[in-house]
């Protein structure tokens, strides 16, 4: 330099055009439980990498960028 893939809460992930102003698990906060801790239970906080395009509608499709990873040279 070329090429392929990936990017979603603090962490790991689901999502394949409308049912999603986004779900699950762990973490965190508060409360319940307990003599205390742990375990368990309830509630809550928190995210679509950036810019543009397509569409009535985009986390999802397309283009460019950035970062990470694989392959080729």
């Nucleotide at each position: 330099g070329c090429u392929c893939g990936c990017a979603u809460a603090g962490u790991g992930u689901a999502g394949u055009g409308g049912c999603c102003u986004a779900g699950c698990a762990c973490u965190c906060a508060u409360c319940c439980c307990u003599g205390u801790c742990a375990c368990g239970g309830a509630u809550g906080c928190a995210a679509c990498c950036c810019g543009g395009g397509u569409u009535c509608g985009a986390a999802u499709c397309c283009c460019g960028g950035u970062g990470c990873g694989g392959g080729c040279g």
Transfer RNA from a Candidatus Pacearchaeota archaeon, 73 nucleotides, folded computationally. Its Rfam family is "tRNA". By type it is a transfer RNA. The RNAcentral record of the sequence draws on ENA.